C1' cells in the first nucleotide's frame, strides 16, 4: 500500500423513577349472620429481573394457528453450474467454468439460440443467409465509357461482415485442396461423486448474438395470517332483496327420521374437476344490502431449530455427544433521567521527555407470535490471516 | 400486518415490448418593440431520467438491491 475475516458497542457507583414476577402488610368492596378464610382493587415496603448487532427493511425462508387430513389437472408466481449442509431458503460452505487484478483475492440470475417466434437503430453494397458499392479477372466492345458473368483474397462500414498463418491450385479467387494453429460436433480412453479437466481418433470445413424478448427443459410453490386461533363476559333492533315449490328407497300407527340422488349456496380470493358442511317452502336455516350493539378479560406467550462450556466427525457450511445454565414478554405500550470517578477519542496549555492540567465529544437505532437468512444504517475502538 | 403505485429541467408533464443529440407547456435570462411595462415576437441556458451494480454493441426503458414518497385494506 493493499485484500480478506473476526469481534466489542463503554465500566463502576450514588440518588430519583417505569414495567413485570415474588414475599409478607394495609385500605376498601363483594361472597358469609359475624369472624376466619377468599376474590377483585388501590397504597406504601423489600427482593428478583428488564432491548440489539442490527430489534430495523419487511426482501427471502420455515415453525405456529385456521381454511378439509389441503387432493387433481390447466393457468400463474419463482428457482436455474456442480456437489454437500439445512426445518426450509433466492441463504451458507467447498468446487468447476467464465471473466477483473502483478498478487493476496474480487465478481457472475452461470440451464437451452440445430424446438419454434422474434431484435439488431445510424452507418454500410449487404444485418442473417446470404450479399457485389470500390477493387480484381474473364467476355462482348474499340485496349475508353457501358453492358453481362465470375470473385468474399484486397479496401471502406460497423458493436457484429460467416476462421487464422502458409503453400498448392486458378483467367482472377474460393477449405477448392494440403500442413499446422484456433474452434464445433461425434466416438473412445484416463482423472474426478459430479459440474468438468486432460489425451487420442474421425467428420464437414465453420456452425455468429440477444431467453435480465417471447418460449422451450427441470425443479419448487394450496390460501390465509398472532388484528391467526380458541374461550369468558357485557351489549343490541330490526328491516329490504335473493334462493330451489324435488324424487326413490327404509323404519315408524303418526308427527317425523335415516339414506342415496338432484339442485342452489359456502369453505374457494386464478379456472375446472373433485371432496365437505348447510338448506330444499320456511316466525327457522343461508346469500347479499341497509341499520344497531360491543371497543373488555384469559389464553395463545415465549423452555427454544435456546445460550454457554468442552470433546469428537467434517477442508469448510455444519453435525453428534456430554455437562450446565434459564435469559424480557409489555399490550398504545416498560427498560429512563442526573451526578462524581475511571478508561477512550478531539483540542488548547504547561514539560526536553515520560507525563500533567483544563475543556468537549460518545454513534446508528427501540423487542410487540417466534426463529434461519439477506439486505441497509452506525461516533468510536480490537485482533487475526495473506499478497505485493 | 397484507396488498399495490410512483420518483424525467424550478413546476406540471410526455417519452417505457431497449436504437444513440431525452422532449412540451409555465418559469429564468438575453435581444427586437415601447418613453416605460405589460403583451407579442427571435434567440439562449438549465437534466448524473431517484441512487447503485449488473444484462447488452447500446439501458430513462430490461434485471437485482438500496433511498424516498404515496395509496387500498382490516
Nucleotide at each position: 500500500a493493499g485484500u480478506g475475516g473476526a469481534c466489542c458497542g463503554g465500566g463502576c457507583g450514588g440518588c430519583c423513577g417505569c414495567u413485570c414476577g415474588g414475599c409478607a402488610g394495609u385500605g376498601u368492596g363483594g361472597c358469609u349472620u359475624c369472624a376466619c378464610g377468599u376474590c377483585a382493587c388501590g397504597c406504601a415496603g423489600c427482593c428478583g429481573a428488564g432491548a440489539g448487532g442490527a430489534a430495523a427493511g419487511u426482501c427471502c425462508g420455515g415453525g405456529c394457528u385456521c381454511c378439509a387430513a389441503a387432493g387433481g389437472a390447466c393457468g400463474c408466481a419463482g428457482u436455474g453450474a456442480u456437489g454437500g449442509g439445512u426445518a426450509a431458503c433466492g441463504c451458507c460452505c467447498a468446487u468447476c467454468g467464465a471473466c477483473c487484478g502483478c498478487a493476496a483475492g474480487g465478481u457472475c440470475c452461470g440451464g437451452g439460440a440445430u424446438a419454434g417466434u422474434g431484435c439488431a437503430a445510424c452507418a454500410g453494397a449487404a444485418a442473417g443467409c446470404a450479399a457485389a458499392c470500390c477493387g480484381c479477372c474473364c467476355g462482348c466492345c474499340a485496349c475508353a465509357a457501358g453492358c453481362g458473368g465470375g470473385u468474399a483474397a484486397g479496401g471502406g462500414u460497423g458493436a457484429a461482415a460467416c476462421g487464422g498463418u502458409g503453400a498448392g491450385g486458378u483467367a482472377a479467387g474460393a477449405g477448392c485442396u494440403c500442413a499446422c494453429c484456433a474452434g464445433c460436433g461425434g466416438g473412445c480412453u484416463g482423472g474426478g461423486u459430479g459440474a468438468c479437466c486432460a489425451g487420442c481418433c474421425c467428420g464437414g470445413c465453420u456452425a455468429g448474438g440477444c431467453a435480465a424478448a417471447c418460449c422451450c427443459c427441470a425443479c419448487u410453490g394450496g390460501g390465509a395470517g398472532c388484528a391467526a386461533g380458541a374461550c369468558c363476559a357485557a351489549g343490541c333492533a330490526g328491516g329490504g332483496a335473493g334462493c330451489a315449490u324435488u324424487g326413490c328407497g327404509g323404519c315408524g300407527c303418526a308427527a317425523g327420521c335415516c339414506g342415496c340422488a338432484c339442485g342452489g349456496c359456502a369453505a374457494c380470493g386464478g379456472u375446472c374437476c373433485g371432496u365437505u358442511g348447510c338448506c330444499g317452502c320456511a316466525c327457522g336455516a343461508c346469500u347479499u344490502c341497509c341499520g344497531g350493539g360491543u371497543a373488555g378479560g384469559u389464553c395463545g406467550c415465549u423452555a427454544g431449530a435456546g445460550a454457554c462450556g468442552g470433546c469428537g466427525g467434517g477442508c469448510a457450511a455444519u453435525c453428534g455427544c456430554c455437562g450446565c445454565c434459564c435469559c424480557a414478554g409489555a399490550g398504545a405500550a416498560a427498560u429512563g433521567g442526573u451526578c462524581g470517578c475511571c478508561a477512550c477519542c478531539g483540542c488548547c496549555g504547561c514539560g526536553c521527555a515520560a507525563g500533567c492540567g483544563g475543556c468537549g465529544a460518545g454513534a446508528c437505532a427501540g423487542a410487540a407470535c417466534c426463529c434461519g437468512g439477506c439486505u441497509u444504517a452506525c461516533a468510536g475502538g480490537u485482533c487475526c490471516g495473506c499478497u505485493u | 400486518g397484507c396488498g399495490c403505485c410512483c420518483g424525467u429541467a424550478g413546476c406540471u408533464c410526455a417519452g417505457u415490448a431497449g436504437g444513440a443529440u431525452a422532449g412540451a407547456g409555465c418559469g429564468g435570462c438575453g435581444g427586437u418593440u415601447u418613453c416605460c411595462u405589460a403583451a407579442a415576437c427571435c434567440g439562449c441556458a438549465g437534466g448524473u431520467c431517484a441512487c447503485a451494480g449488473g444484462u447488452u454493441c447500446g439501458a430513462a426503458u430490461c434485471c437485482u438491491g438500496u433511498c424516498g414518497g404515496g395509496c387500498g385494506u382490516a
Two RNAs folded together computationally: RNase P RNA and transfer RNA, 462 nucleotides in total. Its mean pLDDT, the model's own confidence on a scale to 100, is 77. Rfam match: Bacterial RNase P class A. The family's RNA type in Rfam is ribozyme. Its family is annotated with tRNA processing, dimeric ribonuclease P complex and ribonuclease P activity in the Gene Ontology.